Predicted 3D model of a 92-nucleotide RNA (Glycine riboswitch aptamer) from a Candidatus Sumerlaeota bacterium.
RNA sequence: UUGAACGCCGCAGGAGAGACCCGCGCCCAGCGGGCGCCGAAGGGGCAGGAUGCUCCCAGCAAACUCUCAGGCAAAAGGACUGUGGCGGGACG
Repeated sequence: UUGAACGCCGCAGGAGAGACCCGCGCCCAGCGGGCGCCGAAGGGGCAGGAUGCUCCCAGCAAACUCUCAGGCAAAAGGACUGUGGCGGGACG
């Protein structure tokens, strides 16, 4: 069950931080070097309690934290929220 959790797709909303400096490049885009920043893709780290154990010890969270990755005009991306559809088949 007139369909839960969960997964995928579409639509709408969606923050932060240099349109920084130098060189290359026909402009843009981009590439190399440099300094400064951001946290809401992803990734790493940690408390207490419960539980296990019954000596020693073990493992576990986040929008917290670190900035590896990513990002710092627009575009793209974007945790998360709402909504529609598909899958799923009982929890929340």

Source information: Of the family's consensus pairs, 90% are formed in the model.